This is a predicted structure of an 89-nucleotide RNA (c-di-GMP-I-GGC riboswitch aptamer) from Geomonas silvestris.
Rfam family: c-di-GMP-I-GGC riboswitch aptamer. The literature on the family includes a 2012 paper in Biochemistry by Smith et al., "Structural and biochemical characterization of linear dinucleotide analogues bound to the c-di-GMP-I aptamer". Rfam links the family to the GO term cyclic-di-GMP binding.
RNA sequence: UCCGAUAAAGGCAAAACCGGAGCAAUCCGGUGACGCAAAGCCACGGGUCCACCACCUACCUUCAGUGGGGGAUAGCCGGGUUACCGAAG
Numbered sequence: 001u002c003c004g005a006u007a008a009a010g011g012c013a014a015a016a017c018c019g020g021a022g023c024a025a026u027c028c029g030g031u032g033a034c035g036c037a038a039a040g041c042c043a044c045g046g047g048u049c050c051a052c053c054a055c056c057u058a059c060c061u062u063c064a065g066u067g068g069g070g071g072a073u074a075g076c077c078g079g080g081u082u083a084c085c086g087a088a089g
Base pairs, nucleotide, nucleotide: 002089003086004085011036012035016031017030018029019028020027021026034075040081041080042079044078045077046076047073048072049071050070052068053067054066055065
């Protein structure tokens, strides 16, 4: 350094419920633990989700589809970056 133990010390916190922000996805705080060795941080690539606009179809207003820019997700995957501990190999 790779790696990651029925190790030690600590850390984070899914769903659900309560309060708040947002059109929404979602986020923040509390309770709570499903899990996590980067479940620390970064939207760079892909994915997914959201509302908006345009087009199309149909119709008179929605749904589906296509495109556009924007937003969300780091607990979807990849990538980047920083880091605690130290058995075996």